[in-house]
Context: one part of a larger RNA
RNA sequence: UUGGGCGUAAAGCGCGCGUAGGCGGCCUGUUAGGUCGGAAGUCAAAUCCGGGGGCUCAACCCCCGUCCGCUUCCGAUACCGGCAGGCUUGAGUUUGGUAGGGGAAGGUGGAAUUCCCAGUGUAGCGGUGGAAUGCGCAGAUAUUGGGAAGAACACCGGUGGCGAAGGCGGCCUUCUGGGCCAUAACUGACGCUGAGGCGCGAAAGCUAGGGGAGCGAACAGGAUUAGAUACCCUGGUAGUCCUAGCCGUAAACGAUGGACACUAGGUGUGGGGAGAUGUACUCUCCGUGCCGCAGCUAACGCAUUAAGUGUCCCGCCUGGGGAGUACGGCCGCAAGGCUAAAACUC
Numbered sequence: 001u002u003g004g005g006c007g008u009a010a011a012g013c014g015c016g017c018g019u020a021g022g023c024g025g026c027c028u029g030u031u032a033g034g035u036c037g038g039a040a041g042u043c044a045a046a047u048c049c050g051g052g053g054g055c056u057c058a059a060c061c062c063c064c065g066u067c068c069g070c071u072u073c074c075g076a077u078a079c080c081g082g083c084a085g086g087c088u089u090g091a092g093u094u095u096g097g098u099a100g101g102g103g104a105a106g107g108u109g110g111a112a113u114u115c116c117c118a119g120u121g122u123a124g125c126g127g128u129g130g131a132a133u134g135c136g137c138a139g140a141u142a143u144u145g146g147g148a149a150g151a152a153c154a155c156c157g158g159u160g161g162c163g164a165a166g167g168c169g170g171c172c173u174u175c176u177g178g179g180c181c182a183u184a185a186c187u188g189a190c191g192c193u194g195a196g197g198c199g200c201g202a203a204a205g206c207u208a209g210g211g212g213a214g215c216g217a218a219c220a221g222g223a224u225u226a227g228a229u230a231c232c233c234u235g236g237u238a239g240u241c242c243u244a245g246c247c248g249u250a251a252a253c254g255a256u257g258g259a260c261a262c263u264a265g266g267u268g269u270g271g272g273g274a275g276a277u278g279u280a281c282u283c284u285c286c287g288u289g290c291c292g293c294a295g296c297u298a299a300c301g302c303a304u305u306a307a308g309u310g311u312c313c314c315g316c317c318u319g320g321g322g323a324g325u326a327c328g329g330c331c332g333c334a335a336g337g338c339u340a341a342a343a344c345u346c
Stems, first nucleotide, its partner, number of pairs: 003318004007300002012314001014200004021193003025087007033080002035076008049065006090190001091187004095182004102176007109153001113149008124135002161168002205246006214240002219235004257313006265291011295302002319346003328339004
């Protein structure tokens, strides 16, 4: 619960595509469903309400009366809707450019690390606050040459770029999505949102098969400590990587849903265009930051990338705990996820 809200107090679905629905540009004609006006019928009586009257007042009694609703008829046509026709500014298509770690597959490079082989070489190395465990005379560490493997890509690198979000970074090739700018031409409202639905979705985790250098939950040992199931050290399994399939969560954050319009400026930066006196200026479109006016805000702050002013659509909140739990249902191999209470208590 016809209210007020959702950056930080409770509250924006993690993100997209899209069904129903809701909402929807300019002009003309038509219709008359909504809307508006009028009339008639009906709305039993009593009661209630308003007016008037009768019992000395009142209670009580009597008389008169509307509105609203429903049905029918007549009328109005601005707006909403239906139908018909037209338009181009919303939306889209074509054309020419253009930036990019957007995605997928394949290939390839160097540095580093570890391991193996060989050479030189000798007693230490490693590690810490200090040590010890550990490694090393069966020759380690260091250094030189050769080889193997896996993973990640220093510098460039930037409140820089791209993507709906998650996210994306060596280099090359192939395939492929989207954006932005300019220019005319074309379609002619084809639009916005989106309950359900469908898809995508970090990390961890799961299934099967591979791979395994480094790192490293668990685990073992050494220290520290009163203890030390930790922080520190030496090791180290799963995992981290690849392929296929699940999971579907997050401080999935801008803690800010999407679309459109309007409302001072200044200053950086990325992409494009136009102009010019073409050494860096002016104008313009798109993105991304900072500062700041009006306005908003409880304050902090936001401020043309709004948290301002409005319209449309969706989601969500309604004191704390119990609890994002129980039960039920759906999904999952499992872990668990989604939906989601109550008693009781303050």

The part of an RNA shown here (small-subunit ribosomal RNA, central domain) has 346 nucleotides and comes from an Atopobiaceae bacterium. The coordinates come from a structure-prediction model, not an experiment, and the mean pLDDT is 89. The organism belongs to Atopobiaceae, within Bacteria. It matches the Rfam family "Bacterial small subunit ribosomal RNA".